[in-house]
RNA sequence: GUGCGGGAGAGUCACGACGGCUGGUCCACGGACCAGCCGGUGUGCGCCGAAGGGGCAAUUCCUCCCCGGAACCUCUCAGGCACCCGGACCGCAC
Numbered sequence: 001g002u003g004c005g006g007g008a009g010a011g012u013c014a015c016g017a018c019g020g021c022u023g024g025u026c027c028a029c030g031g032a033c034c035a036g037c038c039g040g041u042g043u044g045c046g047c048c049g050a051a052g053g054g055g056c057a058a059u060u061c062c063u064c065c066c067c068g069g070a071a072c073c074u075c076u077c078a079g080g081c082a083c084c085c086g087g088a089c090c091g092c093a094c
Stems, first nucleotide, its partner, number of pairs: 001094006011045001013044004018039009046081003052077001053075003059069002
C1' cells in the first nucleotide's frame, strides 16, 4: 500500500425556493392557489471531532546541543451532525 472485518462523536433545528405525486378550490379552460408526502438543494443559528490541514509539544533520535520526526493534545480552514457514504485506529492475509 491492497483485500476483508470492526470502528465514535455531534440538530433528521428553523426558513425558503425547485421538481414529482395525491386531494380540494377557482377559472378567462391557457392555467393558478392551498394542504399533505417524497427527493435533492440554498441560507441562518447551534454543535462534533478520528479523512486531510495548521499549532504547541509530551516525546523520539543523538554523548550533549542543534537539525529532523512527532499525538486520538489543540484550532475548527476543510470535513461531519437520521440513513448511506466517509472515518483515525485495531485485527487477519498478501
This is a predicted structure of a 94-nucleotide RNA (Glycine riboswitch aptamer) from uncultured Nocardioides sp.